[in-house]
RNA sequence: GGACCCGUGGUGUAGCGGUUAACACGUUCGCCUGUCACGCGAAAGAUCGCCAGUUCGAUUCUGGUCGGGUCCG
Numbered sequence: 001g002g003a004c005c006c007g008u009g010g011u012g013u014a015g016c017g018g019u020u021a022a023c024a025c026g027u028u029c030g031c032c033u034g035u036c037a038c039g040c041g042a043a044a045g046a047u048c049g050c051c052a053g054u055u056c057g058a059u060u061c062u063g064g065u066c067g068g069g070u071c072c073g
Stems, first nucleotide, its partner, number of pairs: 001072007010025004018056001027043005049065005
């Protein structure tokens, strides 16, 4: 330099172009317990890497760009 794949709460992942972006772990609060842990209940937390385009409507499709990975030279 070229080809391909990935980027979504703190972490790991889901998510036919249309409902309030879902689940697990974690965090916080409450219940439970003599205490902790376990268990149960609830809450906070992601404008979906960034900028454009298409569309009535984009996390999803297209282009560019940035970062990471694999392969080729």

This is a predicted structure of a 73-nucleotide RNA (transfer RNA) from a Candidatus Woesebacteria bacterium.
Taxonomically the source falls in Candidatus Woeseibacteriota (Bacteria, Bacteria candidate phyla).
Its mean pLDDT, the model's own confidence on a scale to 100, is 81.
It matches the Rfam family "tRNA".
The sequence is in RNAcentral, with records from ENA.